[in-house]
Context: one part of a larger RNA
């Protein structure tokens, strides 16, 4: 390669944007590249397949013949595909409305913790399973007032919002990006996917400068212990936070281990958001359209577990991926990076 797979046995790129490719809506003409018919040239013999004969049979052997590939010539036009023109449901845009921790950037609040400054006050605080280190008569803990400063938003809060994923939660301004729902004005198939590329990308980590309150890798000491380079306690630096910041690109990037789009396939119950109907009229009803990290559940589906319109049922189109375990996500080689280390990704051996 052909096949069969990718929730849990090997397998969905951490998400997007989108190049070239691959698929791709009704409907009319046309063209004849694919497509289908016929004829005709070639496909040496032999062999291979398929029908017959000849050696008592076989093997052998002989004679007949299709099939396929190439190419000419004439035809068909229903399908792909090319050209032209239509169409509006596929998608886009307009108007009107709505929710929402979606970004970004200023500007501000209160609560707590720590530190200081002053008052009252006197011996002990603190911590543990017990202690100790540690703090404290130079006046601690404790409380009362004031000031400093970083960080972070308690109640609201909710299988509840919003965003492609990472991810986002005090308020309040101002800049800004999509979603959804009604109208059905306009364009008139613009469409799906999507190798490579290109952006985004938690924590922790590097560079430069700042900040530095609380926690806190490393460290230091006390404990425990047979050790104790832990677990528990008392400090305690990096970090943790900021920049018109610059890199890394990686996580069980998974609370779906489950690529994206688009159609169909019983019900019955929540919850968020729109809009119609009914109603005197908020609720309360009904009806439809979107979400939802709702549950339940029938048909199907699955080794089973489970899944069930948010599908892992049925189907079609594209992409990545998977092919015994270890060796190994190592080795080298190539590319990226300050660097740490990322991406591609073997093999021998071995069971």
């Nucleotide at each position: 390669u052909u096949g069969g797979g990718c929730g849990u046995a090997a397998a969905g790129c951490g998400u997007g944007u989108g190049u070239a490719g691959g698929c791709g809506g009704u409907u009319u003409g046309u063209u004849a590249g694919g497509u289908c018919u016929a004829a005709g040239a070639u496909u040496a013999a032999a062999g291979c397949c398929c029908g017959a004969g000849g050696c008592u049979u076989a093997a052998c052997c002989u004679c007949g013949g299709u099939u396929c590939g190439u190419u000419u010539u004439a035809g068909a036009a229903a399908c792909c595909g090319g050209c032209a023109g239509a169409c509006u449901u596929g998608a886009g845009u307009g108007u009107g409305g709505u929710a929402g921790a979606g970004g970004c950037a200023a500007g501000u609040g209160g609560a707590a913790u720590u530190u200081c400054u002053a008052g009252u006050g006197u011996a002990g605080c603190g911590g543990u399973u017990a202690a100790a280190u540690g703090c404290g008569u130079a006046g601690a803990u404790a409380u009362u007032a004031g000031a400093a400063g970083g960080a972070a938003c308690a109640c609201c809060a909710g299988u509840g919002g919003c965003g492609a994923a990472g991810g986002c939660g005090g308020c309040u301004u101002g800049c800004u990006g999509g979603g959804c729902c009604a109208u059905u004005a306009c364009u008139g198939a613009c469409g799906c996917u999507g190798a490579g590329a290109c952006a985004c990308g938690a924590a922790a980590g590097c560079g430069u400068g700042g900040g530095g309150a609380g926690c806190a890798a490393a460290u230091a000491g006390g404990a425990u212990u047979a050790g104790a380079u832990a677990c528990c306690c008392u400090g305690g630096u990096a970090g943790u936070c900021c920049a018109u910041c610059g890199c890394u690109g990686u996580a069980a990037a998974c609370u779906g281990a489950u690529g994206a789009u688009u159609a169909c396939u019983a019900g019955g119950u929540g919850u968020g958001g729109g809009u119609g109907g009914a109603c005197u009229g908020a609720c309360c009803c009904c009806a439809u359209c979107c979400g939802u990290g709702g549950c339940c559940g029938c048909a199907g589906u699955u080794a089973a577990c489970a899944c069930a319109a948010u599908a892992a049922g049925u189907a079609a189109u594209c992409c990545a991926c998977c092919u015994g375990g270890g060796g190994a996500g190592u080795a080298c080689g190539a590319c990226c990076g300050c660097a740490a280390g990322g991406u591609u990704g073997a093999a021998a051996c071995u069971c």

A computed fold for a 351-nucleotide part of an RNA from an uncultured bacterium, annotated as small-subunit ribosomal RNA, central domain. Its mean pLDDT, the model's own confidence on a scale to 100, is 81.